[in-house]
RNA sequence: GGAGUCGACCAGGUAAUCGCUGUCCUCCGCCGUAAUCUGAAAGUAGCGGGAGAUGGAGGAAAGUCCGGGCUCCAAAGGACAGGGUGCCAGGUAACGCCUGGGGGGCGCGAGCCCACGGAAAGUGCCGCAGAAAAAAAACCGCCUCUAUGUGAGGUAAGGGUGAAAAGGUGCGGUAAGAGCGCACCGCGCAUCUGGUAACAGAUGUGGCAGGGUAAACCCCACUCGGAGCAAGACCAAAUAGGAACUCAUAUCGUGUGGUCCGCACGAGGGUUCGGGUAGGUCGCUAUAGGUGCUUGGCGACAAGCAUCACAGAUGAAUGAUUACCCAAGACAGAACCCGGCUUAUGGUCGACUCCCCUU
RNA sequence: GCCGGAAUAGCUCAGUCGGUAGAGCAGCUCAUUCGUAAUGAGAAGGUCGUAGGUUCGAUUCCUAUUUCCGGCACCA
Numbered sequence: 001g002g003a004g005u006c007g008a009c010c011a012g013g014u015a016a017u018c019g020c021u022g023u024c025c026u027c028c029g030c031c032g033u034a035a036u037c038u039g040a041a042a043g044u045a046g047c048g049g050g051a052g053a054u055g056g057a058g059g060a061a062a063g064u065c066c067g068g069g070c071u072c073c074a075a076a077g078g079a080c081a082g083g084g085u086g087c088c089a090g091g092u093a094a095c096g097c098c099u100g101g102g103g104g105g106c107g108c109g110a111g112c113c114c115a116c117g118g119a120a121a122g123u124g125c126c127g128c129a130g131a132a133a134a135a136a137a138a139c140c141g142c143c144u145c146u147a148u149g150u151g152a153g154g155u156a157a158g159g160g161u162g163a164a165a166a167g168g169u170g171c172g173g174u175a176a177g178a179g180c181g182c183a184c185c186g187c188g189c190a191u192c193u194g195g196u197a198a199c200a201g202a203u204g205u206g207g208c209a210g211g212g213u214a215a216a217c218c219c220c221a222c223u224c225g226g227a228g229c230a231a232g233a234c235c236a237a238a239u240a241g242g243a244a245c246u247c248a249u250a251u252c253g254u255g256u257g258g259u260c261c262g263c264a265c266g267a268g269g270g271u272u273c274g275g276g277u278a279g280g281u282c283g284c285u286a287u288a289g290g291u292g293c294u295u296g297g298c299g300a301c302a303a304g305c306a307u308c309a310c311a312g313a314u315g316a317a318u319g320a321u322u323a324c325c326c327a328a329g330a331c332a333g334a335a336c337c338c339g340g341c342u343u344a345u346g347g348u349c350g351a352c353u354c355c356c357c358u359u
Numbered sequence: 360g361c362c363g364g365a366a367u368a369g370c371u372c373a374g375u376c377g378g379u380a381g382a383g384c385a386g387c388u389c390a391u392u393c394g395u396a397a398u399g400a401g402a403a404g405g406u407c408g409u410a411g412g413u414u415c416g417a418u419u420c421c422u423a424u425u426u427c428c429g430g431c432a433c434c435a
Base pairs, nucleotide, nucleotide: 001355002354003353004352005351006350007349008348009347010346012325013324014323015322016321017320018319020056021055022054023053024052026050027049028048029047030046037043058331062342063341065340066339067338068337069336070228071227072226073225077261078260079259080258082224083223084222085221086220087101088100089099090098091097102116103114104113105112106111117219118218122217123216124213125212126211139159140158141155142154143153144152145151167185168184169183170182171181172180186208187206188205189204190203191202192201193200194199232282233281234280235279242273243272244271245270246269247268251267252266253265254264255263275434276433277432289308290307291306292305293304294303295302296301326329360431361430362429363428364427365426366425369384370383371382372381378415387401388400389399390398408424409423410422411421412420
């Protein structure tokens, strides 16, 4: 100097002017049982204006892919069906996330990736090619017999087909061959040793279990009730409290999921058409919260102490203009809240690896 | 904000336990006709929205992503 790997951090800055929104303080005005807001009512002890102080999007607020809180359905119960996850151990509120380890794969390396249970429980599928695609198979070749009929038999070493062909290499053996026999490697089983375990190693034993596919059905283990803040609670207003069709009527119906049971509630439910109101309050942000230190742990993380208060809107705010500076600013905007994953994306710093050059 | 669904030829749609995708209309060529339409015959047109993965093999199975469409207040 080049190429690369991993981790952490930032999210243009400063000033002026003009605005938006939440909270607080102060002055003036109005009102204090109704001012303001509204067509009205309900609701609301404050409301309007001026001056001031202070808070005001993100690392992904996104996709809505997982998990949990919260709310309602019964306190969420049972069975079947269905979904999800899938090496082991741990972390956690929980997870399909994270950490550590095992096994496999990629890379010279730093490092990275893996839906990684079961195919000797069963079923299915494997097009074309090929003799044969799975309790089997002889097309060519090789060998034997027969003695010439391209006949009968043996053979999976060799050729050929295919993504895939019945353990691999070598020696022996044989008519030719073959785990037919032996050695090594691989595989299965048993025992022992190490390890919490996944697993690893050693010894013995079996001639070999019979291809692939489970992101095909399925089996095994674990796990999952459903819906979602437009959940849900309360107040007010309003009416044609309507019509048609249909199911059921003492057992039936409803209770947001597929069926049944159970439980609770009710005498009705469903679909379509038509009609009306679309205002207010709560839920609504203080939490599995942030930051720092100490302790335990390899680590994810946990415990203790101290300290901080950090958007809460509902036509829905967080902005606009100008000037200067620099490395010239990417992706992108909360809507009940958290923990993750994934996707989009600009830059800075640190550690490490490999190659080249110089000394 | 929340919850669902779809993407296949120019257009409208089929396509299920995975084996190279079809139909109708439109367009093209030929025949028929004096000519056109209708009719008959024939051929063409698709990397199944995009990118990865599983598999020998993917429209189909899995994951991510893009675009489009639909539904969701209350009373009775």